[in-house]
Context: one part of a larger RNA
């Protein structure tokens, strides 16, 4: 000097960042953080409106029952809770970087080929009994589905001794009557979209294997029996001792095995000319983790942070039979600490989930609040102004010095403060009307244009502007050499200073205190790390 913390003094705006590094990956009271779908389904506790029945009167109003259009609480079902957000505890590893490989999956999404017929038997919800203090259950009855199960058919597709076996599916909703049947209009039917099945292809995303790199210690020198290797055979989407049986005795090692010890890895940052050295917070990329330890299940995806089973440690409920939890999501408590923030706002915008869509959910994101933690600006006036005032300090008593500084005259209003104005983050999605596709169709839908309404948490915001007055806004170390800046007074090796050398024992530029001075400056100083 140059970064990163935290402390002392002090302390005006703004902007753009960042904020638990810690024995304590501890322990959590409290809100909220993952749902949606009624266009899969039976229905109907709530609410609103509408239609019908019935009582009350006050005669158009209030009750009550019904009906499932609007919606919809709790159920079946689908999809998503595997993403997003944490946090680094473990990890000296194919975890991570790079650079390559063959033995594989892939839901949603994009092309492409082939189809979507006929059935049947449960279920919860509901009711009706019963247990249970709760948690939650049991038994009977009754019902749907895009929920489950046979069949039938199989271009492609799997198995195969190439004889052959084997295996699907589910509809929903909008519109119309060209054809057929009654014919008002609707049924078969037609058509559109979104679903559905079986398969091939991309695209994405995941699993696997390698070569080389990747901290310390030899006061750790020998380690290794599923241990290296074959053969068989299980088992996985997939190669493989991954597992298992049998055979062989192998395999790793001073080019440092084994064992301790320390630790997430990268891009990157920090310093440094640079070599390097330190580091791995914000952001991003991979990994491991969700009280501790183990498991599987569903699923394309998980051995599942806010899923589920065991075991344990803690904390709560309890009727003492048994139940309930997991913030290392975002706020927040205690604790520990030198030390880190609001139980704040909104789905405007961006993106994620669910849906045909309206919309709904999003502590993710956007935003505000706190904090001089850091950077970068901008301001605390400008110009004049010697009677060089008054005070203050010194002093040879002449006079210096502080200081044009100040007052006084004359301006300016940046910022803060008060007034009115006020873009931009808004595209969309609705409606409405033109073209174009698709159809029998001028219905519906899809793309495509023009109008038209409407959405803004921030936000009493930015910008612009009207007003008032110098008004509301400077402080810290330091001044004995290194090191810029000196003098008096108190102290007398006391008290005290100090990074080194040192200072102080009666004339201390080196304690303390005053003038003055020098440096930085809304920051200054100190202390801990790195370089």
């Nucleotide at each position: 000097g140059a970064u990163u913390g935290a402390c002392c003094c002090u302390g005006g705006c703004g902007g753009u960042a960042u904020c638990c590094u810690u024995a304590a990956a501890c322990a959590c009271a409290u809100g909220c953080a993952a749902g949606u779908c009624g266009a899969a389904c039976g229905g109907u506790a709530a609410c609103a409106g509408c239609g019908g029945a019935g009582a009350g009167c006050u005669u158009g109003c209030u009750c009550u029952c019904u009906g499932g259009c609007g919606a919809c609480g709790a159920g079946u079902g689908g999809c998503g809770g595997a993403c997003g957000g944490g946090u680094g505890a473990g990890u000296a590893a194919c975890g991570c970087g790079u650079a390559g490989g063959a033995a594989u999956c892939u839901g949603c999404c994009u092309a492409g080929u082939a189809g979507u017929g006929g059935g049947g038997g449960a279920u919860a919800a509901c009711u009706u009994g019963u247990g249970g203090a709760a948690a939650c259950g049991c038994a009977a009855g009754c019902u749907a589905a895009u929920a489950c199960c046979g069949c039938a058919u199989a271009c492609g597709c799997c198995c195969u001794a190439c004889g052959g076996g084997g295996g699907a599916a589910a509809g929903a909703a909008g519109g119309c009557c060209u054809c057929u049947u009654c014919u008002u209009g609707a049924a078969a039917g037609c058509u559109u979209u979104c679903a559905c099945u079986a398969u091939u292809a991309g695209a994405u995303g995941a699993g696997c294997c390698u070569g080389c790199g990747u901290u310390g210690g030899a006061u750790u020198a020998g380690c290794u029996a599923g241990u290296u290797g074959g053969u068989a055979g299980g088992g996985u989407a997939a190669a493989g001792g991954c597992c298992u049986a049998c055979c062989a005795a192998g395999g790793c090692g001073a080019c440092g095995a084994u064992c301790c010890a320390u630790a997430g890895c990268u891009g990157g940052u920090c310093u440094g000319a640079g070599a390097g050295g330190a580091u791995g917070a914000u952001c991003a990329g991979c990994c491991a983790c969700a009280c501790u330890g183990g498991g599987a299940c569903u699923g394309a995806g998980a051995c599942a942070c806010g899923g589920c089973c065991c075991a344990g440690a803690c904390u709560c409920c309890u009727a003492c039979g048994g139940g309930a939890g997991g913030c290392a999501g975002c706020a927040g408590u205690g604790g520990g600490g030198a030390a880190u923030a609001u139980u704040g706002g909104a789905c405007a915008a961006u993106g994620g989930g669910g849906g045909c869509a309206a919309c709904c959910c999003u502590g993710a994101u956007c935003c505000a609040g706190c904090a001089a933690u850091a950077c970068c600006g901008c301001g605390u006036g400008u110009g004049u102004g010697a009677a060089g005032a008054a005070g203050g300090c010194c002093u040879g008593c002449g006079g210096g010095u502080u200081g044009u500084a100040a007052a006084g005259c004359a301006c300016u209003u940046u910022c803060a403060g008060c007034u009115g104005u006020g873009a931009g983050g808004a595209a969309a999605a609705g409606u409405u009307u033109g073209g174009a596709c698709u159809u029998a169709a001028u219905a519906c839908g899809u793309c495509u244009g023009g109008g038209u309404c409407u959405u803004g948490a921030c936000g009493u915001a930015a910008c612009c502007u009207a007003c008032a007055g110098a008004a509301g806004a400077a402080g810290c170390a330091c001044c004995g050499g290194c090191u810029a800046a000196c003098u008096c007074c108190g102290u007398g090796c006391c008290a005290g200073c100090a990074g080194c050398c040192g200072c102080g024992g009666u004339a201390a530029u080196a304690c303390g205190g005053a003038g003055g001075g020098u440096g930085c400056a809304a920051g200054c100083g100190u202390u801990a790390a790195u370089c």
The part of an RNA shown here (small-subunit ribosomal RNA, 5' domain) has 531 nucleotides and comes from an uncultured prokaryote. Its mean pLDDT, the model's own confidence on a scale to 100, is 82.